[in-house]
RNA sequence: ACCUUAUUAAGAGUGGUGGAGAGAAUUGGCUCUAUGAAACCCAGCAACCUAUUAAAUUAGGUGCUAAUUCCAACGGGAAACCGAAAGAUAAGCU
Repeated sequence: ACCUUAUUAAGAGUGGUGGAGAGAAUUGGCUCUAUGAAACCCAGCAACCUAUUAAAUUAGGUGCUAAUUCCAACGGGAAACCGAAAGAUAAGCU
C1' cells in the first nucleotide's frame, strides 16, 4: 500500500504549554476560533485486539474528546428520509 470484516445518531476538558488558523481531499454552503485555532502534555470517554481472571475489574497496543463522518455532490423519493460512494477507526489478510 491492496483487499476483507465490523462500526460510524451515543460518550468524553472552564486544565497546562502554544500563538493563527481549523472543520480529511475538490467544489459549494455552513460553522468554530485572540472569551485563544493547529500541535504537544495532562485529564477524560468508548470500542476493537492482547494478557490475567469463573466473571467483573485491571494492565498493555490503538482510537477519540464542537456541530450526524458539520451538510450537499451519485441513485431513489413530492418531501421527510433511505441507500451507495468516499473517508475515519479497529481487527485480519497478501

This is a predicted structure of a 94-nucleotide RNA (SAM riboswitch aptamer (S box leader)).
Rfam family: SAM riboswitch aptamer (S box leader). About the family: The SAM riboswitch is found upstream of a number of genes which code for proteins involved in methionine or cysteine biosynthesis in Gram-positive bacteria.
Of the family's consensus pairs, 90% are formed in the model.
The sequence was found by an Rfam model in a public genome assembly.